[in-house]
Context: one part of a larger RNA
RNA sequence: CGUAGGAAAUUUGAGGGGCGCUGUCCUUAGUACGAGAGGACCGGGAUGGACAAACCUCUGGUGUACCAGUUGUUCUGCCAAGAGCACAGCUGGGUAGCUAUGUUUGGAUUGGAUAAACGCUGAAAGCAUCUAAGUGUGAAACCAACCCCGAGAUGAGAUUUCCCUCUUUUGAUAAGGUCACUGGAAGACUACCAGUUGAUAGGCCGGGUGUGUAAGUGGUGAGAGCCAUUCAGCUUACCGGUACUAAUGACCGAAGA
Repeated sequence: CGUAGGAAAUUUGAGGGGCGCUGUCCUUAGUACGAGAGGACCGGGAUGGACAAACCUCUGGUGUACCAGUUGUUCUGCCAAGAGCACAGCUGGGUAGCUAUGUUUGGAUUGGAUAAACGCUGAAAGCAUCUAAGUGUGAAACCAACCCCGAGAUGAGAUUUCCCUCUUUUGAUAAGGUCACUGGAAGACUACCAGUUGAUAGGCCGGGUGUGUAAGUGGUGAGAGCCAUUCAGCUUACCGGUACUAAUGACCGAAGA
């Protein structure tokens, strides 16, 4: 821009894409078969491999500053306690998120029309013949079924609901929408989703999680240190709550050629 008014929501499905794999074991059954050796079809069950998708409860990884330990040095006048720098100084752990090597799930089943093949009836050709007329069975292939996209399917579909006022043109508004703003388990940008009829972000409160028993004080020891107060102190992204702060505002948009 189109889909002949303007909108919102829910859809139909033309068409397109994806998936499609397979082992071993148990049982049927040491049965059928076979002199024996050996050893099934069909059917039922269990458990794997590779591949794919989703997810983070578990197992782990990461987690650039969440906690602790620690070296050197500079500074905060000194002690103590801290801060800066040294790859995040180094080391041990680790929330959320993201992740695989982790977890869960999937390729199931069914139908249609068939290939090779096997048939039925059956002439040409008194027989025979699956084929010539007619009619069956039959494969991981094909078409559906399963999952995803999908009306620019210009053949532009359908359903439901909403708005059709003021004004002299212009302009102001309607349903509704956009920009902007606060943000997001959404995201390259855009889009999408939530948002004053508010928990959208921050702050604050409570909880959780992590770290591992803070500082100060007291005791004790010659001292390094240890003990008590104290499973303390601190705690990012997590959970719940709370309008304290910030979500101010602006604009577009109508009786249908």
Annotation
A computed fold for a 257-nucleotide part of an RNA from an Oscillospiraceae bacterium, annotated as large-subunit ribosomal RNA, domain VI. Model confidence (mean pLDDT): 88 of 100. It matches the Rfam family "Bacterial large subunit ribosomal RNA". Rfam links the family to the GO terms structural constituent of ribosome and ribosome. It was read from a public genome assembly. The organism belongs to Oscillospiraceae, within Bacteria.